[in-house]
RNA sequence: AGAGUUUGAUCCUGGCUCAGAACAAACGCUGGCGGCGUGCUUCAUACAUGCAAGUCGGACGAGAAAUCCCUUCGGGGAGAGUAGAGUGGCGCACGGGUGAGUAACGCGUAGGUAACCUACCUAUUAGUUAGGGAUAACAUUCUGAAAAGAGUGCUAAUACCUGAUGUUUUCUAUAUGUGGAGACACAUUUAGAAUAAAGAUGGCCUCUCCUUGGAAGCUAUCGCUAUUAGAUGGGCCUGCGUCCGAUUAGCUAGUUGGUAAGGUAAUGGCUUACCAAGGCUUCGAUUGGUAGCUGGUCCGAGAGGAUGAUCAGCCACACUGGAACUGAGAUACGGUCCAGACUCCUACGGGAGGCAGCAGUAGGGAAUUUUGCGCAAUGGGCGAAAGCCUGACGCAGCAACGCCGCGUGAGUGAAGAAGGCCUUCGGGUUGUAAAUCUCUGUCGAAAGGGAAGAAGGGCAACAUGGGUAAUAUUCAUGUUGUUUGACGGUACUUUUGGAGGAAGCACCGGCUAACUCCGUGCAGCAGCCGCGGUAAUACGGAGGGUGCGAGCGUUGUUCGGAAUUAUUGGGCGUAAAGGGCGCGUAGACGGUAAAGUAAGUCAUUUGUGAAAUCCCUCGGCUUAACCGAGGACGUGCAAGUGAAACUGUUUUUCUUGAGUACCGGAGAGGGAAGUGGAAUUCCAUGUGUAGGAGUGAAAUCCGUAGAUAUAUGGAGGAACACCAGUGGCGAAGGCGACUUCCUGGCCGUGUACUGACGUUGAGGCGCGAAAGCGUGGGUAGCAAACAGGAUUAGAUACCCUGGUAGUCCACGCCGUAAACGAUGAAUGCUAGACGUUGGGAGAAUUAACGCUCUCAGUGUUGUCGCUAACGCAGUAAGCAUUCCGCCUGGGGAGUACGGUCGCAAGAUUAAAACUCAAAGGAAUUGACGGGGGCCCGCACAAGCGGUGGAGUAUGUGGUUUAAUUCGAAACCACGCGAAGAACCUUACCUGGGUUUGACAUCCCGGCUGAGCUUUUCAGAGAUUAUUAGUGCCCUUCGGGGGGCCGGUGACAGGUGCUGCAUGGCUGUCGUCAGCUCGUGUCGUGAGAUGUUGGGUUAAGUCCCGCAACGAGCGCAACCCCUGUCCUUAAUUGCCAUCAUUAAGUUGGGAACCUUAAGGAGACUGCCGGUGAUAAACCGGAGGAAGGUGGGGAUGACGUCAAGUCCUCAUGGCCUUUAUAUCCAGGGCUACACACGUACUACAAUGGCAGAGACAGAGCGAGGCAAUCCUGCGAGGGGGAGCAAAUCGCAAAAACACUGUCACAGUUCGGAUUGGAGUCUGCAACUCGACUCCAUGAAGUUGGAAUCGCUAGUAAUCGCGGAUCAGCAUGCCGUGGUGAAUACGUUCCCGGGCCUUGUACACACCGCCCGUCACACCACGAGAGUUGCCUUAACCAGAAGUCAGUGAGCUAACCCUCGGGAAGCAGCUGCCCAAGGUUGGGGUGGCGAUUGGGGUGAAGUCGUAACAAGGUA
Repeated sequence: AGAGUUUGAUCCUGGCUCAGAACAAACGCUGGCGGCGUGCUUCAUACAUGCAAGUCGGACGAGAAAUCCCUUCGGGGAGAGUAGAGUGGCGCACGGGUGAGUAACGCGUAGGUAACCUACCUAUUAGUUAGGGAUAACAUUCUGAAAAGAGUGCUAAUACCUGAUGUUUUCUAUAUGUGGAGACACAUUUAGAAUAAAGAUGGCCUCUCCUUGGAAGCUAUCGCUAUUAGAUGGGCCUGCGUCCGAUUAGCUAGUUGGUAAGGUAAUGGCUUACCAAGGCUUCGAUUGGUAGCUGGUCCGAGAGGAUGAUCAGCCACACUGGAACUGAGAUACGGUCCAGACUCCUACGGGAGGCAGCAGUAGGGAAUUUUGCGCAAUGGGCGAAAGCCUGACGCAGCAACGCCGCGUGAGUGAAGAAGGCCUUCGGGUUGUAAAUCUCUGUCGAAAGGGAAGAAGGGCAACAUGGGUAAUAUUCAUGUUGUUUGACGGUACUUUUGGAGGAAGCACCGGCUAACUCCGUGCAGCAGCCGCGGUAAUACGGAGGGUGCGAGCGUUGUUCGGAAUUAUUGGGCGUAAAGGGCGCGUAGACGGUAAAGUAAGUCAUUUGUGAAAUCCCUCGGCUUAACCGAGGACGUGCAAGUGAAACUGUUUUUCUUGAGUACCGGAGAGGGAAGUGGAAUUCCAUGUGUAGGAGUGAAAUCCGUAGAUAUAUGGAGGAACACCAGUGGCGAAGGCGACUUCCUGGCCGUGUACUGACGUUGAGGCGCGAAAGCGUGGGUAGCAAACAGGAUUAGAUACCCUGGUAGUCCACGCCGUAAACGAUGAAUGCUAGACGUUGGGAGAAUUAACGCUCUCAGUGUUGUCGCUAACGCAGUAAGCAUUCCGCCUGGGGAGUACGGUCGCAAGAUUAAAACUCAAAGGAAUUGACGGGGGCCCGCACAAGCGGUGGAGUAUGUGGUUUAAUUCGAAACCACGCGAAGAACCUUACCUGGGUUUGACAUCCCGGCUGAGCUUUUCAGAGAUUAUUAGUGCCCUUCGGGGGGCCGGUGACAGGUGCUGCAUGGCUGUCGUCAGCUCGUGUCGUGAGAUGUUGGGUUAAGUCCCGCAACGAGCGCAACCCCUGUCCUUAAUUGCCAUCAUUAAGUUGGGAACCUUAAGGAGACUGCCGGUGAUAAACCGGAGGAAGGUGGGGAUGACGUCAAGUCCUCAUGGCCUUUAUAUCCAGGGCUACACACGUACUACAAUGGCAGAGACAGAGCGAGGCAAUCCUGCGAGGGGGAGCAAAUCGCAAAAACACUGUCACAGUUCGGAUUGGAGUCUGCAACUCGACUCCAUGAAGUUGGAAUCGCUAGUAAUCGCGGAUCAGCAUGCCGUGGUGAAUACGUUCCCGGGCCUUGUACACACCGCCCGUCACACCACGAGAGUUGCCUUAACCAGAAGUCAGUGAGCUAACCCUCGGGAAGCAGCUGCCCAAGGUUGGGGUGGCGAUUGGGGUGAAGUCGUAACAAGGUA
């Protein structure tokens, strides 16, 4: 510090996700030790049991027992003035727990208190006097189950009460001083009134009295009373800070203030009476929700965000609610009273209780410990003290819950062991790892030693000092002695022994370090992207590796990354985002100069900012964590002093911002009234006759009752042609005939005036297209709805004919639009160029036009700059300032609920659950378009001939079957693989056999009698048995090779699967003209350029131009055949001349033909024209051939997961007495049917018969076969010749000639069938071909549709070959005869180039929308129902304070003895908790039904959007 994820790729926007750190954690797997910490986050739920607050006999009275001893048995003594209880004092308000409540002066911070209190403590001053009456305990009587209670009697005090004194204190009055603005406060003076006390313990005899010694007394200590200070702790008040919601906007009657009184420690509406009508609030009152606050803690570079466990400060609470008492202090956790809920006891009458103290239990929960030890230390309470108490605290226990430290060994060791895993079988890896050898000894174990934490305090003795009458007691300090440890025999240390007891967890597709095998094909994984459908580095296992390590992962939460709420530090033309527009309030911001001030600001000082924490330094535990000491920090607040630039504020000034007046100017700016012509429609009349209208084409419709057309006249409404223009005006919406009236704004020139009067603008107010609504008018045209006609599969649409609201007017609502420049307003600054509108100025000119400059508008282009790009660019989207509005992923949703507005429609404000990993912007390359342009092709057109109809052949589908083997599927499957299924082939079926196998290699044993020929048995055959012959090679003679039989196991075998694992080969686009690269340049980039453009070509062929210059694969050419000529050669071919023959038959010839080798030739080379002086094209000459002469071979980058595992090869899988292999028979040849491809025909351009011509290319030895004989024929017999330019197949056929047939189901056509044969073959039944005789079907030119072909082509005619024993209408070749047509590129199909749009990229066979149906999920409405919170009114009224009353009762004081004072019970009243009734408000749960939304597999219906998406 970033990374992954939207796309085919790119840049951007934008969300989601990850890597980091942390935790009071939990869960999974694992687990050796120690130190230091931490440990109910949930039910403030309920609690059994024990403990957590007592202490003091030196305040007081009373006072046991057990036990022991003595005894005269009566008792006495010790225990013991002890225990226990009571009165009294102090404490119990601390310490400890919890976070329910609380949004508050609760907390934090800084202040105030002149408005206050403070027990114990310290210090100061003064005292501590004289009396009195009770009461518990106790005793006794009684009631009660108990808890408890009542009566009577006795008694004490540091308990209670009265009096005295009164330094003081309080109050009243008074005077002085100080402070203060004042109220007043403080200090001091005087006078008056009121108000205190308690003693205990020890010692002593100086003074007085009895006199051993004691008493009064003295003295010491402690206590008590009053007072003043201090310290400590608190109360109250104030400034500032302190969460979310406006879908909470108004709240408040003790409310705000005053006066008086009461109350309090104290201010105060704190309370009451009266008076006034105030107080709070958009700087967020009130209300709702949530929450203890802080120091701090975690994260972060910081700003900041989150949090408030442990420790510390404050607050609140103590079963729930209320209340007071006591007290210095409480409205009191382990006190009281009352009410309520709950639990327990009960004799049913009544009682008891409060763990949010420490342990512990139940419950809840993912989850949180021992019913431990000790007061040794620290701290607290009481006490004079010893001491007692202390679940505070100190320790221990449990828990890897966290942090920190240590260990599980170190060295050596290559035969790189074994084993595992992988393997290309060579090896690699685990791996110096192990073993081996040599060592060490941490931790643990055992056995010894063994701390610090202890300081004090008490007692004893001594010393010094205080105090005293005192060398007494005593107090303080010091010395010596003695005593005190829960932890704990712990830390630490020594020894013993011995590598011995001590390693796991997660991950290994990318992010992200780390890879292979097997299994699965499902199960699963997953933080995001995503993996898994038979070769998974992503699932599960294994080996190996990576990371961390007594832990490792997962989950949860927080911060970070996230500049993804942006102060630091973002945006708003198109990605989310500028309000529809104006006026303007609050607010924010604001020109120039001077002076003052000092609020902001800045500097400095002081106080504070608790401790702990964080940071730095040093120190203590062996180190660290941890702990200690010191320092720093603490950005804040308050106070003081100073500065005066800037902001604020006050005063004064200026004119440039702004405004006003005067003079001109343009304009569809607004409102009202009036006027005008053209056109449509309607009405009337005339002329006139059969149509009109409408459309792609029609029809509905109008018209013989006279339309349309035409002429004249009239009516009525609406809109204003031309002018008209990126022209004008207006804030926007918007505004268009003419005239008049009223009226707003703008611009220009110059002068004068005011003097910052400005900008923006939350709320607010106003304006605001169209449609719509209300009331009343109006209605010519147009026209939602509606009707009809068409179109269509449908057509609730597009088209047509009609047509009502509406459109128009008046008044009133609505308040929205793609209200758009998708661009808020204002101001300043920042190159140019060219238009245009309205002003102004200038020079020249007779004038006009024009020219130059300038102001205000409105446009185009463009530099800098900006932008993701597109683009913007003085009218900014540039550079800056001010103010407002708005945005924060997509969907849900601009929706629900609530509020406001509206007559309604609806508008406005505006969520959440849930769901997705994207949604989106700009640009790029393709592909596509019922987009455009250019061009090509038997693509269409023009022609010729076919297919589709018939019969047959053949292939396919389907069906059938035991099997009908398999593959091929639009073009690019279907006479295809198959150049030839009777057996074989053969892969299929049935049946019969074999199992190392029909075939290959290796091993072992045997044999060289294997094999071939032959005979016979069984059998369908395979097979088995058998007969007779024949019968290997080399050799160094040992043997070797080869072969056969038997056996074992490795293995063979597979036309079994996967062509979507593959190679190779092939088809197709397409013989289409394309496909790319290097360097350079442009672009952030994908990419572009080149390859586009102008011409031209069959061609990316060539030329020219050009930020491109070159190059490669394709095109062309090179190759083959063919067309002309030449040279060479001359047999088997040829024959002009010479001879010869029946015959090129022979001699001969080498001219010709031909053959087959090599050459020539054609290149737009020449001429003319066109063209750009080019490329090229057109025409011509010559030439056998002319513009590629004709044909073939040749197939760029790639596409279709195209085809083929059944040619071959091959990975993986499957099979192994079978999916292998052998054999016989059957099947592949089936047959209602459908399709493709062919053949033959339907006839006279023909059939038949006769006779007669002319080819080319091939093939031939297991072959072709002549002449000859034979058969009607297929053929048979026989066999010359020929490994073939020699012989043969071999007859070419159409054709020409002659004859016949005369338009018919025929002398056409030949299917089918019967009979008889031939040939091949082991064998023609299933199932061959051919021949002869007979038979003689359909068919009379073929619907929709569709195919081929542009010249030696189509059409037509034969011939040959491969395969092959035989079988050809198929296939591949070959020659003969030999046409027609092409105007042309509008249209169909396919293709190429350029351009355009795109929401497509699996690329239009694309994408994608909505209803409906089904399932699930969350939400809204809902008759209601049921909780909770809150509020108002009323009823009620416990306990209690206060007030009143007090006829009943009463010890202290007074008394004249009657009583009084003072009080108590009781009763009454005010207030008031629970409770009750009624009515509101809010918020949840459930709810028949219902509404839309979301998500789901390949459902249904259509096709709305994306291309002109077929109606933009």